[in-house]
RNA sequence: ACGGUUGUGGUGAAGUGGUAUCAUGCAACCCUCCCAAGGUUGCGUCCCGGGUUCAAAUCCCGGCAGCCGUA
Numbered sequence: 001a002c003g004g005u006u007g008u009g010g011u012g013a014a015g016u017g018g019u020a021u022c023a024u025g026c027a028a029c030c031c032u033c034c035c036a037a038g039g040u041u042g043c044g045u046c047c048c049g050g051g052u053u054c055a056a057a058u059c060c061c062g063g064c065a066g067c068c069g070u071a
Base pairs, nucleotide, nucleotide: 001070002069003068004067005066006065007064010024011023012022013021018054025043026042027041028040029039030038047063048062049061050060051059
């Protein structure tokens, strides 16, 4: 330099154009003599910019970052 691939709550992951989901975490409450475990409720996310579309995490273009490969 070129090519491929990945980017989603604090962390790890799902999500084939139509309500962003699960686990974990955190907070409150229940339970318990206390702790742990368990239960209920809540909090918190689509890497950035543009385009297409009635509608984009998803499709297209550019950028940034990580990983792999070629030279």